[in-house]
C1' cells in the first nucleotide's frame, strides 16, 4: 500500500433485519458449615420524573424497523507486494 478476519455489561462469548442483547466466569446479597469449599437462590450496562429513554469502536446512510446491510473512519490479527 493492497487484502481478509474482527471489534458486543468486569472478562470470555452468542445473536447476520423484528422477542426482553443469550451463555458461562467473575462479582455482590442469602442459604448450608463450627469456619471455609462445594452445591443452591437471588440481583449484577447507564440514565431516569419509575412512565419510560439510550447502550453493540466512531459518524453518516438505506429501511416500518439495524449488533445485523451500505459508506467513511480508528484499533487488532492474519496473509500479499
Nucleotide at each position: 500500500a493492497c487484502u481478509c478476519a474482527g471489534g458486543u455489561g468486569g472478562c470470555g462469548g452468542a445473536g447476520u433485519g423484528g422477542u426482553u442483547a443469550a451463555c458461562g466466569c467473575g462479582u455482590u446479597a442469602g442459604a448450608u458449615u463450627a469456619a471455609g469449599g462445594c452445591u443452591c437462590u437471588a440481583a449484577u450496562c447507564u440514565c431516569u420524573u419509575c412512565g419510560g429513554a439510550g447502550g453493540c469502536g466512531c459518524a453518516g446512510g438505506u429501511u416500518c424497523g439495524a449488533a445485523u446491510c451500505c459508506u467513511g473512519u480508528c484499533c487488532u490479527g492474519g496473509g500479499u507486494a
Overview: Predicted 3D model of an 81-nucleotide RNA (transfer RNA) from Cafeteria roenbergensis. Rfam family: tRNA. The organism belongs to Cafeteria, within Eukaryota. The RNAcentral record of the sequence draws on ENA and Rfam.